[in-house]
RNA sequence: UUCUUUGGGGCGGGGUGCAAUUCCCCACCGGCAGUAAAGUCUGCGAAGAGCGCGAAAUUUCGUGCUCCCGAAUCGGUGAAAUUCCGAUACCGACGGUAUAGUCCGGAUGAUAAAAGAA
Numbered sequence: 001u002u003c004u005u006u007g008g009g010g011c012g013g014g015g016u017g018c019a020a021u022u023c024c025c026c027a028c029c030g031g032c033a034g035u036a037a038a039g040u041c042u043g044c045g046a047a048g049a050g051c052g053c054g055a056a057a058u059u060u061c062g063u064g065c066u067c068c069c070g071a072a073u074c075g076g077u078g079a080a081a082u083u084c085c086g087a088u089a090c091c092g093a094c095g096g097u098a099u100a101g102u103c104c105g106g107a108u109g110a111u112a113a114a115a116g117a118a
Base pairs, nucleotide, nucleotide: 001118002117003116004115005114006113012026013025014024015023027102028101029092030091031044032043033042034041039090040089048067049066050065051064052063053062054061055060072088073087074086075085076084094105095104096103
């Protein structure tokens, strides 16, 4: 450099109600790289918004750039840990719907990246 493959999880019980996996109580889940082992640190990706370009046909797809993109402290050990241990917290895009991290939809999709072969 080329090809192939892989490439995210989670709602159970109860209450109210005409109706809620969405409200309330207790729960459950955590992409990739770095590093003393990470949902919260540093960075990246997806998603979302704007602008431009291309293709195809009246609306969709692809692509570049920019913006945006959530959240933790204290204590202990140690050479080194916001990563381990203890305690108490916090976070989670867009559309649909009785208000959604968990249901349905874009999506058995896709990227960061990883593995293998030449």